[in-house]
A computed fold for a 109-nucleotide RNA from a sheep gut metagenome, annotated as FMN riboswitch aptamer (RFN element).
RNA sequence: GCUUUCGGGGCGAGGUGUGAUUCCUCACCGGCGGUAAAGUCCGCUAACUCUUUAUGAGCCGAUACGGUGAAAUUCCGUAACCGACGGUAUAGUCCGGAUGAAAGAGAGC
Numbered sequence: 001g002c003u004u005u006c007g008g009g010g011c012g013a014g015g016u017g018u019g020a021u022u023c024c025u026c027a028c029c030g031g032c033g034g035u036a037a038a039g040u041c042c043g044c045u046a047a048c049u050c051u052u053u054a055u056g057a058g059c060c061g062a063u064a065c066g067g068u069g070a071a072a073u074u075c076c077g078u079a080a081c082c083g084a085c086g087g088u089a090u091a092g093u094c095c096g097g098a099u100g101a102a103a104g105a106g107a108g109c
Stems, first nucleotide, its partner, number of pairs: 001109006012026004027093002029083002031044004039081002048058003063079005085096003
């Protein structure tokens, strides 16, 4: 370099209501690379917005305290917090774009 495979998880119980997996109480989930093992650090993808439609530009959430250690906002303990767009009784968890795409990881030549 070419070909090819893989590549995102989660609503269970109760309450109100004509109607809610959307509201309320409890519950549950955590992509990729880096670094002492990370949803919350640094960087990236997706989504979203714009345009001259490109291999472009923009935008892009959230953590503290204590402990161990040479080293940890990554481990252990405690208590928190965050989550695109369209649909629908207001959705991180349902349905849809998506049997999609990507960050990337592997295999063959």
Background
The RNAcentral record of the sequence draws on MGnify. The coordinates come from a structure-prediction model, not an experiment, and the mean pLDDT is 86.